Transfer RNA from a Patescibacteria group bacterium, 71 nucleotides, folded computationally. It matches the Rfam family "tRNA". Rfam's curators write: Transfer RNA (tRNA) molecules are approximately 80 nucleotides in length. It is annotated as a transfer RNA. The coordinates come from a structure-prediction model, not an experiment, and the mean pLDDT is 82.
[in-house]
Formats: sequence, C1' cells, structure tokens
RNA sequence: GCCAGCGUAGUUCAAUAGGAGAACAAUGGUUUUGUAAACCAUAAAAGUCGGUGCAAAUCCGACCGCUGGCU
Repeated sequence: GCCAGCGUAGUUCAAUAGGAGAACAAUGGUUUUGUAAACCAUAAAAGUCGGUGCAAAUCCGACCGCUGGCU
C1' cells in the first nucleotide's frame, strides 16, 4: 500500500434478509435479628458523520479504531 471481517447496556453475547433483547453486574423493594441466597421491580446501549426510506444495528457512502491476510 491492497483486501476481508468486526465495532450494540458496566461486562459477555443475541437479534438475517428494515420496526433493539438476554445473562451477569448495578439500584430499589419483599423476606431475615443481620448478611448472603431467593423473588419482584427499575435504569442503562447502536464507533462518528452523511444518504435512501414512513421507519436503519440492519441497505449505501466517507471517516475513525481493532483484528486477520497479501505484498
């Protein structure tokens, strides 16, 4: 320099052919003499910027970062 893949919640991962979810963690509550456990509830996310479209994690473009391959 060229090519490919990846970037989603605090963490680990889903969602396939367009209409954001789980587990753990966190907070609050119930329970207990107290803690833990258990149960219930709550909050929390799309790498950045544009385009298409009623609607974009998803499709298109540029850029950033990471990983791998080739030279």